The prediction has a mean pLDDT of 81. Small-subunit ribosomal RNA, 3' major domain from a biocrust metagenome, 477 nucleotides, folded computationally.
Context: one part of a larger RNA
RNA sequence: UGACGGGGGCCCGCACAAGCGGUGGAGCAUGUGGUUCAAUUCGACGCAACGCGCAGAACCUUACCUGGGCUAGAAAAUGCAAGGACCUGGUUGAAAGAUCGGGGUGCCCUUCGGGGAGCUUGUAGUUAGGUGCUGCAUGGCUGUCGUCAGCUCGUGUCGUGAGAUGUUGGGUUAAGUCCCGCAACGAGCGCAACCCUCGUUCUUAGGUGCCAGCAUUCAGUUGGGCACUCUAGGGAGACUGCCGGUGACAAACCGGAGGAAGGUGGGGAUGACGUCAAGUCAGCAUGCCCCUUACGCCCUGGGCUACACACGUACUACAAUGCGACGGACAAAGGGCAGCUAGCGAGCGAUCGUAAGCCAAUCCCAUAAACCGUGGCUCAGUUCAGAUCGUAGGCUGCAACUCGCCUACGUGAAGGAGGAAUCGCUAGUAAUUGCAGGUCAGCAUACUGCAGUGAAUUCGUUCCCGGGCCUUGUACA
Numbered sequence: 001u002g003a004c005g006g007g008g009g010c011c012c013g014c015a016c017a018a019g020c021g022g023u024g025g026a027g028c029a030u031g032u033g034g035u036u037c038a039a040u041u042c043g044a045c046g047c048a049a050c051g052c053g054c055a056g057a058a059c060c061u062u063a064c065c066u067g068g069g070c071u072a073g074a075a076a077a078u079g080c081a082a083g084g085a086c087c088u089g090g091u092u093g094a095a096a097g098a099u100c101g102g103g104g105u106g107c108c109c110u111u112c113g114g115g116g117a118g119c120u121u122g123u124a125g126u127u128a129g130g131u132g133c134u135g136c137a138u139g140g141c142u143g144u145c146g147u148c149a150g151c152u153c154g155u156g157u158c159g160u161g162a163g164a165u166g167u168u169g170g171g172u173u174a175a176g177u178c179c180c181g182c183a184a185c186g187a188g189c190g191c192a193a194c195c196c197u198c199g200u201u202c203u204u205a206g207g208u209g210c211c212a213g214c215a216u217u218c219a220g221u222u223g224g225g226c227a228c229u230c231u232a233g234g235g236a237g238a239c240u241g242c243c244g245g246u247g248a249c250a251a252a253c254c255g256g257a258g259g260a261a262g263g264u265g266g267g268g269a270u271g272a273c274g275u276c277a278a279g280u281c282a283g284c285a286u287g288c289c290c291c292u293u294a295c296g297c298c299c300u301g302g303g304c305u306a307c308a309c310a311c312g313u314a315c316u317a318c319a320a321u322g323c324g325a326c327g328g329a330c331a332a333a334g335g336g337c338a339g340c341u342a343g344c345g346a347g348c349g350a351u352c353g354u355a356a357g358c359c360a361a362u363c364c365c366a367u368a369a370a371c372c373g374u375g376g377c378u379c380a381g382u383u384c385a386g387a388u389c390g391u392a393g394g395c396u397g398c399a400a401c402u403c404g405c406c407u408a409c410g411u412g413a414a415g416g417a418g419g420a421a422u423c424g425c426u427a428g429u430a431a432u433u434g435c436a437g438g439u440c441a442g443c444a445u446a447c448u449g450c451a452g453u454g455a456a457u458u459c460g461u462u463c464c465c466g467g468g469c470c471u472u473g474u475a476c477a
Base pairs, nucleotide, nucleotide: 001477002476003474004473005472007471008470009469010468011467012466013465015461016460019425020424021423022422023421026316027315029313030312031311032310033309034307035306042053043052064302065301067299068298069297070296072126073127078124079123080122081121082120083119087103107116108115109114129291130290132289134287138285139284140280141279142278143276145274150189151188152187153186154185155184156165157164158163169180170179171178195268196267197266198265200236201235202234203233204232205231206230209226210225211224214223215222239262242256243255244254245253246252318418322377323376325374326373327372328371334365335364336363339358340357343354344353345352346351384415389410390409391408392407393406394405395404431453432452433451434450435449436448437447
């Protein structure tokens, strides 16, 4: 000087407390451990591994296993020699890689000697290739403490020196934020602001958006209009600016006015010096080591989907604030040409047939659901719940047996609110309700977004956990 303390002081955070809803019990989905297996490819392991890499394993992917095959290689570069164009289609074998045979012509230039492009084979130098090893050799990228308020430097001064000071102190702040004081005076990286978005308003512009008044219609459908909504460009607006009080006359705090918004207005992006030899050699790159008729490459089938069990994360429930039937209403944000598909017709349905429109503020996906109204059920393992299983179908795809999703009918299990323990959340939040997208031929209870309905509680900092500053002890570095 740091680190640590079941030392002290001050302060903060859904850290506790006050509340609301979960997990832990059931079924199922998914990931992991374990076990099994020819193989169940590999990585990730407290927080910070476990719906993680995987924004989607039937083949492919695929790295694993079985079996069959290739060896200058499936792809790339150089030289030499030989051959014939390249290519196309069919057959045989258990499948494919492959093998065999057949056919058709001669690509460009030419001084007719040949040369060039491309293919096959051989050979040489020299190599390709490796998801093989090492993340404790590395780059790059990322997680984490933590969006916590810290981390440092120049000159000066003090100290023999390591170092200190500044950065401590008194206030204050979300903040090393600002003020005052001070052997310090300044500065840098962080904080804040500048960026995006939401909230108010003005203006510009109305094609595909809108409809107040006028006419018209089944319908903003049409004439008409651009006021309103909306769209998207440009501005305005918030600064403790104003008032009162407190304060040290300061910084600031408390209350108020005006205002759409008030004290960083809400959300996002943005992550200092560093820590964990944290993670990644399997995204990529890369040193060293290792393999080179194999640890490389091609293909078939299988596996990654196994199943006495254990754990994590979700989904669906256990019902009446509910379930089922009929009728009625209101979104936002997205996506669409190998695509979205209206309408019409067929089917109980999944879906199919036909076929307008749309490269989209125009057309389509697309009926949002919870909600509201009417009538049914009457507390039961039920008209709750839907696992499991049977049958018949649909779709995608070369192909749904291992191993996809959906539909109809039948079947109708556990489950009556979950022990110890433990998690999330402070407002348009929790809870609850649907919708869309990416991945994608097909496959979503996951992920990423979007809107609808919309709470309760916060006395407070004694305690648990994590963190910041000062101080103290230490046999630790």